Small-subunit ribosomal RNA, 3' major domain from Pontibacterium sinense, 476 nucleotides, folded computationally. The source organism's lineage runs through Bacteria, Pseudomonadati, Pseudomonadota, Oceanospirillaceae and Pontibacterium. Its Rfam family is "Bacterial small subunit ribosomal RNA". Rfam links the family to the GO terms ribosome and structural constituent of ribosome.

[in-house]
Context: one part of a larger RNA
């Protein structure tokens, strides 16, 4: 000096409490472990692994497993010979791939030969998702968006070190102020950046419609440039005014103006460091392995097994509800290998024609709760949909393992869930639909986008985690 205390003091956080809704029971949908298993590829294990890496396993993917192949290779220089290159068909077989076979002779040229390419050859090498994240590099989590973590001078100590960073106040902050053997100063705090919330100015189309007309009542047309919106460039908020408290201070407390009020609100942004954290299967690499294979390829199959455990979701158990008919309002975002209107067929899933639109212009597109009328009367039900029958769309070579939808029928568990747990302080929780990536097809996951809209905080004694002081220690 620093860790550590069932040591103390000061503080802080959805950390406890005070409230809302879950989880745990129930069926399913993921993930994991564990068993099975030719294989069930491999990583991730408290918090910080387990709807994680995967933003999408039927072939592919893929790395695993069986049988079949191949051995300068499936890929990249480099050398020799042969052939342009490339393509038609036929057998053989799960295919790879082998055997025959058409058609084709091109571009440069010094006329030797060369480019691309494709075949055999030879050997240097290629290849490895094989191992070592305890040998690395990147990048990541976490502690924690916690206020902390240093350094030069000087000054105190023999020294290791200290001061400074301590104190008294303030703060969301090592934030600021005041004091002081310290002055300084850097990386973090915070501004700057983006987004949201008010205004103004410029633009007016594909968007908008106040006034004026026409009208098929549909911004449809003419027109308009206020208004909405759109996006570009401003204004606006700085404890600036005012009053009180305080130590004349920083900064607190109330108050005015104001779309906003003291860090308005949301994002980005993550100090020195810890954990030999995690990734050698993104990628890169050191070093060990393997080289007719531990490397390449093909069909099939497995990654989808299933007595069981546990983790994260959905869907409920029902009347603040269920099922029917009626009606209103959204914001983000996608689209030519595509989004499809309208119109016909189908109960439907979808299929048939096809307008438009490289999109502020057509188009996915019906938002849902919400409201209003009817029904149903606490029942395992007109609740609740899991299973499973048969019937059928669609993607795709292909839907047996193993897809998603649609229609009929079927109608399981479930009556609110022990101990014990997570979440969240406001336009939040909770609940409601929608959209996007990835993708052929294939979300109850993920990522974003609006609708409706609360309850509670007395307080910090307790739990968990952090900060500063500051004691004690046989610890480093």
């Nucleotide at each position: 000096u620093g860790a550590c205390g069932g040591g103390g003091g000061c503080c802080c956080g959805c950390a406890c409490a005070a409230g809302c809704g879950g989880u745990g029971g129930a069926g399913c949908a993921u993930g994991u472990g564990g068993u099975u298993u030719a294989a069930u590829u491999c990583g991730a294990c408290g918090c910080a692994a387990c709807g994680c890496g995967a933003a999408g396993a039927a072939c592919c993917u893929u790395a695993c497993c069986a049988a079949c192949u191949c051995u300068u290779g499936a890929c990249a220089u480099c050398c020799u010979g042969c052939g342009a290159a490339c393509u038609u068909g036929c057998u053989a077989g799960a295919g790879a791939u082998a055997g025959c076979u058409u058609g084709g002779u091109g571009c440069c040229u010094u006329c030797g030969g060369g480019a691309a390419c494709g075949c055999a050859g030879u050997g240097a090498c290629a290849g490895g998702u094989g191992c070592u994240g305890c040998a690395u590099g990147g990048c990541u989590g976490u502690c924690g968006u916690c206020a902390g973590c240093u350094c030069g001078u000087g000054u105190u100590g023999u020294g290791a070190a200290a001061u400074g960073u301590u104190g008294g106040g303030u703060u969301a902050a090592g934030u600021c102020c005041c004091g002081u053997a310290a002055c300084g100063a850097g990386c973090g705090c915070a501004a700057c950046c983006c987004u949201u919330g008010u205004c103004c100015u410029u633009a007016u189309u594909u968007g908008c419609c106040a006034g004026c007309a026409c009208u098929u009542c549909g911004g449809g047309u003419g027109g308009g440039a206020a208004c909405u919106c759109u996006a570009a460039g401003g204004a606006g908020a700085c404890u600036g005014c005012c009053g009180g408290u305080g130590a004349c201070a920083a900064a607190c407390c109330g108050g005015a103006g104001g779309a906003a009020g003291g860090u308005g609100g949301g994002g980005a942004c993550g100090a020195c460091g810890u954990c030999a954290a995690g990734u050698c299967a993104u990628c890169a690499u050191g070093g060990c392995c393997c080289u007719u294979a531990c490397g390449a390829g093909u069909u099939g199959g497995g990654c989808u097994a299933c007595a069981c455990a546990c983790g994260u979701g959905c869907u409920a158990c029902a009347a603040u509800g269920g099922c029917c008919g009626g009606u209103a309002c959204a914001g983000a975002g996608g689209g030519c290998c595509g989004c499809a209107a309208a119109c016909c067929a189908g109960c439907g899933a979808u299929g048939g024609u096809a307008a438009g639109c490289u999109a502020a212009u057509c188009u996915c597109a019906g938002a849902a709760a919400a409201c209003c009328g009817g029904u149903c009367g606490u029942a395992g039900u007109c609740c609740g949909g899991a299973u499973c029958g048969c019937a059928g769309u669609c993607u795709g070579c292909a839907a047996c393992u193993c897809g998603a939808c649609u229609g009929c029928g079927u109608g399981a568990a479930g009556u609110c869930g022990g101990a014990a747990u997570c979440g969240c302080u406001a336009g939040u929780a909770a609940u409601c639909g929608c959209g996007a990536a990835u993708c052929a097809g294939a979300a109850u996951g993920u990522c974003g986008c609006g609708g409706u809209g609360a309850a509670u905080a007395c307080g910090u004694u307790c739990c968990c985690g952090g900060g500063c002081c500051u004691u004690g220690u046989a610890c480093a």